[in-house]
RNA sequence: UUUCUCUAAAGCCAAAUCCAGAGUGAUCUGGAGGCGGAAAGCUGCGGGUCUUCAACGAAGACAGCCGGGCUGCCGAU
Numbered sequence: 001u002u003u004c005u006c007u008a009a010a011g012c013c014a015a016a017u018c019c020a021g022a023g024u025g026a027u028c029u030g031g032a033g034g035c036g037g038a039a040a041g042c043u044g045c046g047g048g049u050c051u052u053c054a055a056c057g058a059a060g061a062c063a064g065c066c067g068g069g070c071u072g073c074c075g076a077u
Base pairs, nucleotide, nucleotide: 012037013036017032018031019030020029021028022027035064041070042069043068045067046066047065048062049061050060051059052058053057
């Protein structure tokens, strides 16, 4: 340095649900909450699912659906 992921340590994120707000909607933001996660960090590149308008199709949402790409903490093997 690379790969892998035991043990810890330092930490990190935050499901469902509730409250407030935004959006036609999927959903998103903030607060509470904590199901879980070794990338549950980023990325809409590929697949998939969902929403809207109409139905030739177009526009959007989901990264905690899967894969890929980029980046990151520790250090037994």
Molecule: c-di-GMP-I riboswitch aptamer
Organism: Desulforhabdus sp. TSK